[in-house]
Order: sequence, then structure tokens, then C1' cells
RNA sequence: GACGUGGUAGCCCAACGGCAGAGGCAUCCGGUUUAAGCCCGGUAAGUUGUGGGUUCGAAUCCCACCCACGUCA
Repeated sequence: GACGUGGUAGCCCAACGGCAGAGGCAUCCGGUUUAAGCCCGGUAAGUUGUGGGUUCGAAUCCCACCCACGUCA
């Protein structure tokens, strides 16, 4: 340098172009306990890597760029 895969909450990980971006762990609150842990119930947190475009509608499709990994040169 070329090509491919990926980037979504503190971490992991889903989501045919259309319900309200699902779930787990962690945090926080409560129950339980002498207390803590385990267990049970609940809350909050997302400009979906950045900037544009297409569309009535984009995490999803298109373009450019950034980052990580891989293959080739």
C1' cells in the first nucleotide's frame, strides 16, 4: 500500500430498513441476614467510532475518514 472482518452502556453481547436499541455481569436502591455473602425484586445509564449521503424512516444501505485484528504485497 491492497483486501477482508469488526467498532453499540463501565464490561460482554443481540437487534429483516420500521414496535420503545433486547439480554447478561457490574453499579445503585430495597427484601432476606446479628452483619456480610448467596438468593429475590427493582432503578439509572446509549448522539450505535467520526462526518456526510440515500430514504417517509438508518445501528442496519452508500461514500470518505479514524481505530483494532487478520491475509497478501
This is a predicted structure of a 73-nucleotide RNA (transfer RNA) from a Planctomycetota bacterium. The source organism's lineage runs through Bacteria, Pseudomonadati and Planctomycetota. The coordinates come from a structure-prediction model, not an experiment, and the mean pLDDT is 81. Rfam family: tRNA. The family's RNA type in Rfam is transfer RNA. Rfam links the family to the GO term triplet codon-amino acid adaptor activity. About the family: Transfer RNA (tRNA) molecules are approximately 80 nucleotides in length.